[in-house]
Context: one part of a larger RNA
RNA sequence: UGACGGGGACCCGCACAAGCGGUGGAGGAUGUGGUUUAAUUCGAUGCGACGCGAAGAACCUUACCUGGGCUUGACAUGCUAGUGGUACUGAUCCGAAAGGUGAAGGAACUGCCUCUGGCAGUAGCUAGCACAGGUGCUGCAUGGCUGUCGUCAGCUCGUGCCGUGAGGUGUUGGGUUAAGUCCCGCAACGAGCGCAACCCUUGCCCUUAGUUGCCAGCAAGUCUUAGCGACGAUGGGCACUCUAAGGGGACUGCCGCUGAUAAGGCGGAGGAAGGUGGGGAUGACGUCAAGUCAUCAUGGUCCUUAUGUCCAGGGCUACACACGUCCUACAAUGGCCGACACAGCGGGUUGCUACAUCGCGAGAUGGAGCCAAUCCUCAAAGUCGGUCCCAGUUCGGAUUGCAGUCUGCAACUCGACUGCAUGAAGUCGGAAUCGCUAGUAAUCGCGGAUCAGCAUGCCGCGGUGAAUACGUUCCCGGGUCUUGUACA
Repeated sequence: UGACGGGGACCCGCACAAGCGGUGGAGGAUGUGGUUUAAUUCGAUGCGACGCGAAGAACCUUACCUGGGCUUGACAUGCUAGUGGUACUGAUCCGAAAGGUGAAGGAACUGCCUCUGGCAGUAGCUAGCACAGGUGCUGCAUGGCUGUCGUCAGCUCGUGCCGUGAGGUGUUGGGUUAAGUCCCGCAACGAGCGCAACCCUUGCCCUUAGUUGCCAGCAAGUCUUAGCGACGAUGGGCACUCUAAGGGGACUGCCGCUGAUAAGGCGGAGGAAGGUGGGGAUGACGUCAAGUCAUCAUGGUCCUUAUGUCCAGGGCUACACACGUCCUACAAUGGCCGACACAGCGGGUUGCUACAUCGCGAGAUGGAGCCAAUCCUCAAAGUCGGUCCCAGUUCGGAUUGCAGUCUGCAACUCGACUGCAUGAAGUCGGAAUCGCUAGUAAUCGCGGAUCAGCAUGCCGCGGUGAAUACGUUCCCGGGUCUUGUACA
RNA backbone atom coordinates (compact mmCIF):
# COMPACT_ATOMS: atom_id res chain seq x y z
C1' U A 1 0.00 0.00 0.00
C1' G A 2 -3.58 -3.70 -0.40
C1' A A 3 -6.51 -7.97 1.06
C1' C A 4 -9.22 -10.01 5.05
C1' G A 5 -12.22 -9.74 10.10
C1' G A 6 -18.62 -14.01 13.13
C1' G A 7 -14.15 -5.00 14.19
C1' G A 8 -16.57 0.07 14.14
C1' A A 9 -19.21 4.48 11.68
C1' C A 10 -22.04 6.27 7.39
C1' C A 11 -24.62 5.08 2.74
C1' C A 12 -26.92 2.33 -1.44
C1' G A 13 -29.39 -1.86 -4.30
C1' C A 14 -36.47 -6.02 -5.25
C1' A A 15 -30.75 -7.07 -0.53
C1' C A 16 -34.28 -7.82 3.52
C1' A A 17 -39.07 -6.28 5.12
C1' A A 18 -44.46 -5.14 3.13
C1' G A 19 -47.18 -7.28 -0.98
C1' C A 20 -48.54 -10.05 -5.74
C1' G A 21 -47.47 -14.20 -8.73
C1' G A 22 -44.55 -18.51 -9.25
C1' U A 23 -40.66 -22.88 -8.92
C1' G A 24 -39.98 -27.36 -5.70
C1' G A 25 -45.53 -32.19 -6.10
C1' A A 26 -48.44 -34.05 -11.56
C1' G A 27 -48.25 -34.83 -17.14
C1' G A 28 -45.58 -32.99 -21.20
C1' A A 29 -41.58 -29.93 -23.93
C1' U A 30 -36.51 -28.76 -23.85
C1' G A 31 -31.27 -28.61 -22.05
C1' U A 32 -27.70 -31.11 -18.85
C1' G A 33 -25.53 -35.08 -15.72
C1' G A 34 -25.31 -40.23 -15.60
C1' U A 35 -25.86 -44.78 -17.97
C1' U A 36 -26.13 -47.27 -22.56
C1' U A 37 -24.24 -47.54 -27.50
C1' A A 38 -20.64 -49.21 -33.40
C1' A A 39 -21.62 -43.86 -32.67
C1' U A 40 -24.92 -41.59 -29.11
C1' U A 41 -19.80 -35.41 -32.66
C1' C A 42 -17.75 -31.10 -29.97
C1' G A 43 -17.84 -27.06 -26.64
C1' A A 44 -20.32 -24.36 -22.12
C1' U A 45 -19.96 -26.41 -15.48
C1' G A 46 -21.31 -21.73 -8.60
C1' C A 47 -23.23 -16.70 -9.10
C1' G A 48 -21.46 -15.46 -14.64
C1' A A 49 -22.89 -23.84 -17.62
C1' C A 50 -27.79 -26.45 -18.09
C1' G A 51 -35.01 -23.61 -24.12
C1' C A 52 -26.52 -22.06 -23.65
C1' G A 53 -23.15 -21.91 -29.07
C1' A A 54 -28.04 -24.16 -32.16
C1' A A 55 -32.27 -17.58 -35.60
C1' G A 56 -35.01 -24.13 -36.30
C1' A A 57 -30.25 -32.54 -36.55
C1' A A 58 -35.61 -36.82 -41.57
C1' C A 59 -31.21 -36.47 -46.32
C1' C A 60 -28.18 -32.07 -46.33
C1' U A 61 -26.50 -29.55 -42.04
C1' U A 62 -22.61 -33.13 -39.52
C1' A A 63 -17.83 -32.27 -37.16
C1' C A 64 -19.60 -38.88 -34.81
C1' C A 65 -20.15 -44.46 -36.22
C1' U A 66 -20.34 -48.69 -39.88
C1' G A 67 -19.38 -49.90 -44.77
C1' G A 68 -17.77 -48.67 -49.92
C1' G A 69 -14.36 -45.39 -52.73
C1' C A 70 -10.20 -41.39 -54.11
C1' U A 71 -4.77 -40.04 -53.41
C1' U A 72 -1.52 -33.27 -56.19
C1' G A 73 -6.58 -34.71 -53.94
C1' A A 74 -13.54 -31.39 -52.85
C1' C A 75 -10.34 -26.09 -53.01
C1' A A 76 -5.43 -22.35 -54.29
C1' U A 77 -0.69 -21.03 -56.63
C1' G A 78 3.78 -22.31 -59.18
C1' C A 79 7.37 -25.55 -61.94
C1' U A 80 8.73 -29.76 -65.39
C1' A A 81 7.21 -33.20 -69.14
C1' G A 82 3.44 -35.12 -72.28
C1' U A 83 -1.26 -34.58 -75.00
C1' G A 84 -5.85 -33.68 -81.65
C1' G A 85 -8.97 -38.25 -81.55
C1' U A 86 -6.83 -33.72 -76.48
C1' A A 87 -10.66 -30.63 -73.77
C1' C A 88 -15.87 -31.47 -73.66
C1' U A 89 -20.52 -34.59 -74.22
C1' G A 90 -20.77 -39.36 -72.58
C1' A A 91 -23.80 -45.01 -74.54
C1' U A 92 -22.76 -49.84 -72.03
C1' C A 93 -21.43 -52.69 -67.72
C1' C A 94 -20.37 -53.25 -61.96
C1' G A 95 -22.51 -50.50 -57.90
C1' A A 96 -26.66 -48.39 -52.54
C1' A A 97 -24.34 -44.06 -54.19
C1' A A 98 -19.63 -42.24 -54.63
C1' G A 99 -16.46 -44.28 -57.75
C1' G A 100 -14.61 -47.36 -61.69
C1' U A 101 -15.07 -48.83 -67.04
C1' G A 102 -14.97 -46.15 -71.15
C1' A A 103 -18.10 -47.49 -77.19
C1' A A 104 -19.50 -43.33 -80.07
C1' G A 105 -19.54 -38.08 -81.17
C1' G A 106 -16.10 -34.11 -80.81
C1' A A 107 -13.94 -28.55 -80.11
C1' A A 108 -11.58 -23.02 -78.96
C1' C A 109 -7.37 -19.29 -79.28
C1' U A 110 -2.20 -17.37 -80.97
C1' G A 111 2.07 -17.58 -84.28
C1' C A 112 4.76 -19.75 -88.53
C1' C A 113 4.96 -22.65 -93.06
C1' U A 114 5.47 -25.68 -98.66
C1' C A 115 -2.09 -23.44 -96.31
C1' U A 116 -8.54 -29.18 -98.28
C1' G A 117 -3.02 -29.81 -94.41
C1' G A 118 1.26 -29.63 -91.11
C1' C A 119 4.51 -27.67 -87.02
C1' A A 120 5.14 -24.92 -82.41
C1' G A 121 2.55 -22.77 -78.36
C1' U A 122 -1.90 -20.97 -74.91
C1' A A 123 -6.18 -22.58 -72.31
C1' G A 124 -7.92 -27.34 -70.90
C1' C A 125 -6.47 -32.29 -69.58
C1' U A 126 -2.88 -36.26 -68.04
C1' A A 127 1.73 -37.78 -65.34
C1' G A 128 5.10 -35.98 -61.74
C1' C A 129 7.19 -32.33 -58.18
C1' A A 130 6.59 -28.21 -54.75
C1' C A 131 2.36 -28.27 -51.95
C1' A A 132 -2.91 -28.41 -50.66
C1' G A 133 -6.15 -30.07 -46.67
C1' G A 134 -7.25 -31.00 -41.13
C1' U A 135 -14.27 -28.70 -36.87
C1' G A 136 -6.62 -32.73 -35.01
C1' C A 137 -4.04 -30.70 -29.82
C1' U A 138 -2.71 -26.44 -26.85
C1' G A 139 -7.97 -20.28 -24.91
C1' C A 140 -2.18 -21.95 -19.48
C1' A A 141 1.60 -19.28 -26.26
C1' U A 142 -2.03 -15.38 -28.69
C1' G A 143 -5.23 -11.44 -31.65
C1' G A 144 -10.19 -10.30 -31.99
C1' C A 145 -14.87 -10.79 -29.65
C1' U A 146 -17.76 -11.79 -25.11
C1' G A 147 -19.45 -12.66 -19.89
C1' U A 148 -18.86 -10.86 -14.71
C1' C A 149 -18.18 -7.46 -10.55
C1' G A 150 -21.47 -3.07 -12.51
C1' U A 151 -24.21 1.75 -15.20
C1' C A 152 -21.11 0.26 -9.22
C1' A A 153 -18.64 5.64 -8.73
C1' G A 154 -14.80 4.96 -9.02
C1' C A 155 -9.45 4.74 -11.56
C1' U A 156 -5.32 7.79 -12.55
C1' C A 157 -1.71 11.70 -14.26
C1' G A 158 1.51 16.51 -14.42
C1' U A 159 3.85 19.97 -11.30
C1' G A 160 4.45 21.21 -6.22
C1' C A 161 4.83 19.73 -1.00
C1' C A 162 5.80 15.68 2.87
C1' G A 163 8.64 10.99 3.77
C1' U A 164 15.72 7.73 3.96
C1' G A 165 12.21 4.63 1.26
C1' A A 166 7.91 1.70 -0.21
C1' G A 167 4.62 5.66 -0.62
C1' G A 168 1.44 9.80 0.89
C1' U A 169 -0.98 14.43 -0.31
C1' G A 170 -4.44 15.93 -4.25
C1' U A 171 -9.08 11.83 -3.99
C1' U A 172 -9.19 13.10 3.27
C1' G A 173 -12.72 16.70 6.26
C1' G A 174 -18.13 19.63 6.93
C1' G A 175 -22.62 19.51 3.99
C1' U A 176 -25.13 17.66 -0.48
C1' U A 177 -26.27 14.38 -4.70
C1' A A 178 -28.47 9.04 -8.57
C1' A A 179 -23.17 10.28 -9.15
C1' G A 180 -15.19 11.89 -7.22
C1' U A 181 -22.70 15.62 -8.47
C1' C A 182 -21.95 20.30 -6.61
C1' C A 183 -20.60 23.86 -2.54
C1' C A 184 -17.33 25.23 1.52
C1' G A 185 -12.72 24.30 3.82
C1' C A 186 -7.70 22.45 3.22
C1' A A 187 -0.02 22.07 0.84
C1' A A 188 -1.91 21.73 -2.64
C1' C A 189 -2.89 23.74 -7.83
C1' G A 190 -4.59 21.82 -12.25
C1' A A 191 -5.77 17.85 -15.79
C1' G A 192 -7.41 12.97 -18.03
C1' C A 193 -10.56 8.26 -18.36
C1' G A 194 -15.38 7.45 -16.12
C1' C A 195 -20.64 10.45 -14.07
C1' A A 196 -23.88 13.96 -16.45
C1' A A 197 -25.07 16.24 -21.18
C1' C A 198 -24.78 15.78 -26.54
C1' C A 199 -27.75 10.50 -29.75
C1' C A 200 -32.51 7.37 -30.51
C1' U A 201 -37.55 6.62 -28.81
C1' U A 202 -42.06 8.00 -26.09
C1' G A 203 -45.42 11.92 -23.70
C1' C A 204 -47.65 18.15 -25.20
C1' C A 205 -47.90 22.12 -28.89
C1' C A 206 -46.78 24.69 -33.61
C1' U A 207 -45.21 24.96 -38.90
C1' U A 208 -44.70 22.43 -43.64
C1' A A 209 -46.94 18.41 -46.71
C1' G A 210 -51.30 15.42 -48.24
C1' U A 211 -53.50 9.05 -53.75
C1' U A 212 -53.81 7.23 -45.28
C1' G A 213 -58.00 9.63 -42.66
C1' C A 214 -62.96 12.43 -42.69
C1' C A 215 -69.90 13.22 -44.48
C1' A A 216 -66.17 16.41 -39.59
C1' G A 217 -68.86 20.74 -43.12
C1' C A 218 -70.99 20.84 -48.56
C1' A A 219 -72.89 18.31 -53.10
C1' A A 220 -74.21 13.87 -55.92
C1' G A 221 -75.06 8.63 -56.19
C1' U A 222 -76.11 3.51 -54.35
C1' C A 223 -78.22 0.34 -50.50
C1' U A 224 -82.12 0.63 -47.00
C1' U A 225 -87.42 -1.10 -42.51
C1' A A 226 -87.92 4.56 -47.12
C1' G A 227 -87.05 7.47 -40.72
C1' C A 228 -82.57 6.98 -38.57
C1' G A 229 -78.52 5.24 -40.97
C1' A A 230 -74.50 2.76 -43.98
C1' C A 231 -71.05 3.13 -48.12
C1' G A 232 -64.55 7.42 -49.10
C1' A A 233 -60.67 4.63 -55.23
C1' U A 234 -67.83 10.03 -56.68
C1' G A 235 -66.95 15.49 -56.83
C1' G A 236 -64.52 18.33 -53.47
C1' G A 237 -61.50 19.61 -49.02
C1' C A 238 -56.85 19.04 -45.48
C1' A A 239 -60.51 20.68 -40.35
C1' C A 240 -59.38 16.31 -37.28
C1' U A 241 -56.71 11.43 -36.80
C1' C A 242 -52.32 9.78 -38.89
C1' U A 243 -47.74 9.77 -41.40
C1' A A 244 -42.53 12.31 -41.39
C1' A A 245 -39.33 16.56 -41.74
C1' G A 246 -38.33 21.03 -39.03
C1' G A 247 -39.08 23.87 -34.62
C1' G A 248 -40.90 25.10 -29.54
C1' G A 249 -41.20 23.18 -24.58
C1' A A 250 -38.43 21.86 -18.37
C1' C A 251 -33.94 25.36 -16.76
C1' U A 252 -35.01 24.34 -9.51
C1' G A 253 -36.68 29.26 -14.44
C1' C A 254 -40.85 31.65 -10.54
C1' C A 255 -42.94 31.99 -5.15
C1' G A 256 -42.59 30.53 0.14
C1' C A 257 -39.94 27.87 4.02
C1' U A 258 -35.28 25.76 5.33
C1' G A 259 -29.84 25.67 5.00
C1' A A 260 -23.35 28.46 6.50
C1' U A 261 -25.64 34.23 2.99
C1' A A 262 -23.40 28.21 -0.43
C1' A A 263 -24.41 23.67 -2.87
C1' G A 264 -28.93 21.87 -2.02
C1' G A 265 -33.67 20.09 0.43
C1' C A 266 -39.20 20.53 1.34
C1' G A 267 -43.83 22.63 -0.25
C1' G A 268 -46.57 25.52 -3.96
C1' A A 269 -48.01 27.97 -8.67
C1' G A 270 -48.29 27.58 -13.78
C1' G A 271 -47.91 23.45 -17.11
C1' A A 272 -49.08 17.86 -21.44
C1' A A 273 -44.86 16.92 -18.57
C1' G A 274 -41.13 18.93 -12.41
C1' G A 275 -36.73 18.43 -10.32
C1' U A 276 -32.38 12.66 -14.32
C1' G A 277 -40.42 13.20 -17.04
C1' G A 278 -40.53 7.35 -18.87
C1' G A 279 -37.57 3.80 -21.84
C1' G A 280 -33.10 2.67 -24.77
C1' A A 281 -28.11 2.95 -26.69
C1' U A 282 -23.73 4.04 -24.10
C1' G A 283 -19.93 -0.34 -19.63
C1' A A 284 -13.66 3.83 -16.72
C1' C A 285 -8.64 1.53 -14.60
C1' G A 286 -9.01 -3.33 -13.73
C1' U A 287 -10.67 -8.64 -11.62
C1' C A 288 -11.78 -13.92 -12.56
C1' A A 289 -4.36 -17.56 -16.35
C1' A A 290 -13.26 -16.46 -16.67
C1' G A 291 -15.20 -18.19 -22.04
C1' U A 292 -14.09 -19.05 -27.15
C1' C A 293 -7.86 -22.44 -31.48
C1' A A 294 -15.48 -25.41 -33.55
C1' U A 295 -17.20 -17.93 -36.41
C1' C A 296 -12.65 -15.86 -37.92
C1' A A 297 -7.31 -14.96 -37.57
C1' U A 298 -2.79 -16.96 -35.59
C1' G A 299 2.58 -19.10 -32.89
C1' G A 300 3.97 -24.00 -31.71
C1' U A 301 2.94 -29.16 -32.35
C1' C A 302 0.83 -33.57 -34.74
C1' C A 303 -1.61 -36.47 -39.41
C1' U A 304 -0.12 -36.78 -44.99
C1' U A 305 -3.00 -43.68 -49.82
C1' A A 306 -4.92 -40.28 -43.83
C1' U A 307 -6.44 -37.20 -38.12
C1' G A 308 -7.34 -35.24 -45.67
C1' U A 309 -11.56 -36.00 -49.11
C1' C A 310 -16.31 -38.25 -51.62
C1' C A 311 -20.63 -41.38 -50.86
C1' A A 312 -24.76 -44.71 -48.76
C1' G A 313 -26.96 -46.06 -44.30
C1' G A 314 -27.08 -45.15 -39.16
C1' G A 315 -26.28 -41.69 -34.94
C1' C A 316 -26.64 -36.55 -32.63
C1' U A 317 -34.00 -38.25 -31.21
C1' A A 318 -31.10 -44.16 -26.87
C1' C A 319 -33.37 -44.47 -21.08
C1' A A 320 -33.41 -47.67 -14.60
C1' C A 321 -32.48 -42.66 -12.94
C1' A A 322 -30.96 -37.21 -11.05
C1' C A 323 -31.08 -31.73 -11.84
C1' G A 324 -32.13 -26.83 -14.43
C1' U A 325 -35.56 -23.82 -17.58
C1' C A 326 -40.45 -23.75 -19.41
C1' C A 327 -45.67 -25.25 -21.19
C1' U A 328 -50.51 -27.29 -19.69
C1' A A 329 -53.43 -28.13 -15.57
C1' C A 330 -55.73 -29.39 -10.99
C1' A A 331 -61.40 -25.75 -12.33
C1' A A 332 -67.28 -21.91 -11.28
C1' U A 333 -63.09 -14.84 -11.07
C1' G A 334 -64.31 -21.53 -14.49
C1' G A 335 -65.48 -25.21 -18.91
C1' C A 336 -68.67 -25.52 -23.32
C1' C A 337 -72.20 -23.27 -27.14
C1' G A 338 -74.22 -18.99 -29.91
C1' A A 339 -74.14 -13.69 -31.14
C1' C A 340 -71.36 -8.93 -31.02
C1' A A 341 -66.78 -5.41 -30.32
C1' C A 342 -61.89 -3.12 -30.02
C1' A A 343 -55.01 -3.16 -31.28
C1' G A 344 -49.97 -2.51 -32.26
C1' C A 345 -45.14 -4.10 -34.06
C1' G A 346 -44.18 -6.44 -38.43
C1' G A 347 -44.07 -9.73 -43.10
C1' G A 348 -45.23 -10.69 -48.34
C1' U A 349 -43.27 -12.29 -55.96
C1' U A 350 -40.30 -19.72 -56.19
C1' G A 351 -44.34 -14.72 -51.89
C1' C A 352 -49.07 -12.87 -49.07
C1' U A 353 -53.48 -14.72 -50.87
C1' A A 354 -59.25 -11.90 -50.72
C1' C A 355 -63.59 -14.27 -52.68
C1' A A 356 -66.33 -18.64 -54.51
C1' U A 357 -67.01 -24.03 -54.52
C1' C A 358 -65.89 -28.92 -52.17
C1' G A 359 -64.54 -31.24 -47.35
C1' C A 360 -66.86 -32.38 -40.13
C1' G A 361 -61.66 -30.73 -40.29
C1' A A 362 -56.33 -30.33 -41.36
C1' G A 363 -56.88 -28.82 -46.35
C1' A A 364 -58.01 -29.04 -51.80
C1' U A 365 -59.70 -26.73 -56.58
C1' G A 366 -60.52 -22.26 -59.19
C1' G A 367 -58.93 -17.40 -58.70
C1' A A 368 -59.38 -11.05 -58.05
C1' G A 369 -55.72 -7.78 -56.02
C1' C A 370 -50.78 -6.56 -54.39
C1' C A 371 -43.29 -5.59 -55.58
C1' A A 372 -47.77 -2.85 -51.22
C1' A A 373 -49.77 3.88 -45.78
C1' U A 374 -53.25 1.45 -51.86
C1' C A 375 -53.91 -5.65 -52.03
C1' C A 376 -53.31 -9.80 -48.46
C1' U A 377 -52.08 -11.41 -43.46
C1' C A 378 -54.85 -8.30 -39.33
C1' A A 379 -56.69 -10.68 -32.39
C1' A A 380 -57.74 -13.04 -27.65
C1' A A 381 -58.96 -12.04 -22.97
C1' G A 382 -63.84 -8.86 -23.21
C1' U A 383 -69.52 -7.86 -23.64
C1' C A 384 -74.59 -10.13 -24.09
C1' G A 385 -77.51 -14.67 -23.84
C1' G A 386 -77.76 -20.01 -22.81
C1' U A 387 -75.92 -24.45 -20.33
C1' C A 388 -73.07 -27.26 -16.60
C1' C A 389 -73.94 -27.48 -10.24
C1' C A 390 -68.74 -29.15 -7.23
C1' A A 391 -68.04 -34.57 -9.33
C1' G A 392 -61.74 -36.95 -10.90
C1' U A 393 -66.83 -33.92 -13.41
C1' U A 394 -69.33 -31.04 -19.76
C1' C A 395 -62.32 -30.06 -15.08
C1' G A 396 -57.76 -31.93 -17.13
C1' G A 397 -55.62 -33.44 -21.41
C1' A A 398 -51.12 -37.37 -21.34
C1' U A 399 -51.20 -42.10 -23.70
C1' U A 400 -52.85 -45.45 -27.36
C1' G A 401 -55.82 -47.41 -31.82
C1' C A 402 -57.89 -46.32 -36.60
C1' A A 403 -58.58 -42.99 -40.74
C1' G A 404 -56.51 -38.72 -43.08
C1' U A 405 -53.99 -33.66 -44.72
C1' C A 406 -49.50 -30.97 -45.99
C1' U A 407 -44.23 -30.14 -47.00
C1' G A 408 -40.43 -32.69 -49.24
C1' C A 409 -36.36 -37.43 -53.97
C1' A A 410 -37.81 -39.48 -49.19
C1' A A 411 -41.70 -38.67 -42.88
C1' C A 412 -39.55 -46.64 -40.61
C1' U A 413 -35.69 -45.20 -37.24
C1' C A 414 -37.23 -39.40 -36.68
C1' G A 415 -41.90 -34.00 -39.01
C1' A A 416 -46.14 -30.85 -38.08
C1' C A 417 -51.33 -30.84 -38.26
C1' U A 418 -56.74 -32.91 -38.61
C1' G A 419 -61.10 -36.22 -37.51
C1' C A 420 -63.25 -40.33 -34.64
C1' A A 421 -62.38 -43.30 -30.45
C1' U A 422 -59.44 -43.74 -25.84
C1' G A 423 -59.43 -40.90 -21.82
C1' A A 424 -53.72 -41.38 -17.52
C1' A A 425 -51.47 -38.42 -13.53
C1' G A 426 -53.31 -34.28 -11.30
C1' U A 427 -58.05 -31.68 -5.99
C1' C A 428 -52.73 -26.05 -5.36
C1' G A 429 -47.62 -29.01 -4.02
C1' G A 430 -42.09 -30.86 2.14
C1' A A 431 -37.46 -28.69 3.28
C1' A A 432 -36.15 -24.97 0.34
C1' U A 433 -36.22 -21.25 -3.50
C1' C A 434 -37.23 -17.27 -7.78
C1' G A 435 -39.27 -12.75 -10.21
C1' C A 436 -41.40 -8.02 -9.78
C1' U A 437 -41.95 -0.96 -7.24
C1' A A 438 -46.42 1.13 -12.50
C1' G A 439 -48.73 1.05 -17.52
C1' U A 440 -44.66 -2.58 -13.64
C1' A A 441 -46.38 -7.67 -11.76
C1' A A 442 -50.21 -10.79 -13.29
C1' U A 443 -53.11 -12.16 -17.44
C1' C A 444 -54.63 -12.20 -23.00
C1' G A 445 -53.62 -12.83 -27.77
C1' C A 446 -50.63 -11.01 -32.33
C1' G A 447 -46.10 -10.53 -35.38
C1' G A 448 -40.98 -11.67 -36.87
C1' A A 449 -36.10 -14.09 -37.55
C1' U A 450 -34.38 -19.14 -38.58
C1' C A 451 -37.22 -21.97 -42.18
C1' A A 452 -39.23 -26.75 -48.04
C1' G A 453 -41.66 -28.59 -43.53
C1' C A 454 -41.27 -28.20 -38.07
C1' A A 455 -41.67 -23.23 -31.74
C1' U A 456 -44.42 -24.67 -25.15
C1' G A 457 -37.87 -21.62 -27.20
C1' C A 458 -35.99 -16.64 -28.68
C1' C A 459 -36.73 -11.45 -30.23
C1' G A 460 -40.53 -7.87 -30.50
C1' C A 461 -45.84 -5.85 -30.26
C1' G A 462 -50.08 -4.18 -28.36
C1' G A 463 -55.11 -5.34 -25.03
C1' U A 464 -56.88 -5.69 -19.77
C1' G A 465 -54.45 -4.08 -15.56
C1' A A 466 -53.27 -4.57 -9.55
C1' A A 467 -51.22 -4.95 -4.34
C1' U A 468 -47.37 -3.11 -1.24
C1' A A 469 -42.86 -0.37 0.51
C1' C A 470 -43.54 1.04 8.40
C1' G A 471 -38.53 0.84 7.89
C1' U A 472 -32.77 -0.56 7.47
C1' U A 473 -32.26 -4.69 13.23
C1' C A 474 -31.14 -9.03 10.29
C1' C A 475 -29.55 -12.23 5.16
C1' C A 476 -26.79 -11.15 0.24
C1' G A 477 -23.88 -7.81 -2.85
C1' G A 478 -21.52 -3.05 -3.27
C1' G A 479 -19.26 2.11 -2.00
C1' U A 480 -16.46 5.71 1.48
C1' C A 481 -13.73 6.56 6.05
C1' U A 482 -11.53 4.23 10.20
C1' U A 483 -9.33 0.11 13.28
C1' G A 484 -6.65 -4.87 14.14
C1' U A 485 -3.51 -8.49 11.61
C1' A A 486 1.93 -13.68 12.86
C1' C A 487 -1.52 -12.63 5.34
C1' A A 488 0.64 -10.59 0.24

Small-subunit ribosomal RNA, 3' major domain from an uncultured bacterium, 488 nucleotides, folded computationally. Its mean pLDDT, the model's own confidence on a scale to 100, is 82. It matches the Rfam family "Bacterial small subunit ribosomal RNA".